[in-house]
RNA sequence: GGACCCUUAGCUCAGCUGGCUAGAGCGUACGACUCACAUUCGUAAGGUCACUGGUUCGAGUCCAGUAGGGUCCA
Numbered sequence: 001g002g003a004c005c006c007u008u009a010g011c012u013c014a015g016c017u018g019g020c021u022a023g024a025g026c027g028u029a030c031g032a033c034u035c036a037c038a039u040u041c042g043u044a045a046g047g048u049c050a051c052u053g054g055u056u057c058g059a060g061u062c063c064a065g066u067a068g069g070g071u072c073c074a
Stems, first nucleotide, its partner, number of pairs: 001073007010026004019057001028044005050066005
């Protein structure tokens, strides 16, 4: 220098071919249970879907650029 892939909750990830309102597990807070703790069960909080722009009635999803990370080639 070139090609390709990834970026979604504090962490690990799902989201199929664009369709209302973005989810799971773990973690956190609270409650139940217990003498107490743990386990278990319930409830809740937590997201500018990396950023900027574009296409569209409608974008996490499509397109372009930027940034960060990774693999390969030279």
Molecule: transfer RNA
Organism: Candidatus Dojkabacteria bacterium